A computed fold for a 71-nucleotide RNA from a Patescibacteria group bacterium, annotated as transfer RNA.

């Protein structure tokens, strides 16, 4: 510097252009003498910006940031 490929709650990972889910964590509750285990509830997330759509995590363009090939 040129090409690919990647960025989603605290972590990991799904998600036909139509309600952002799961599992782990973590908080509340129940169970327990106590602590685990179980069982139920909460909170919590799209990398930044601008475009197309009735609607964009998902397409388009344009920045950051990791990776990898190639020079």
């Nucleotide at each position: 510097u040129g090409c690919g490929g990647g960025u989603u709650g605290g972590u990991g990972u799904a998600a036909a252009g139509g309600u952002a889910g799961c599992a782990c964590g973590u908080c509340g509750c129940u169970c327990u003498c106590u602590g685990g285990a179980a069982g139920c509830g909460a909170a919590a997330a799209u990398u930044g910006g601008g475009g197309u759509u009735c609607g964009a995590a998902u397409c388009c363009c344009u920045g950051a940031c990791c990776c990898g090939c190639a020079g």
The sequence was found in a public genome assembly. It matches the Rfam family "tRNA".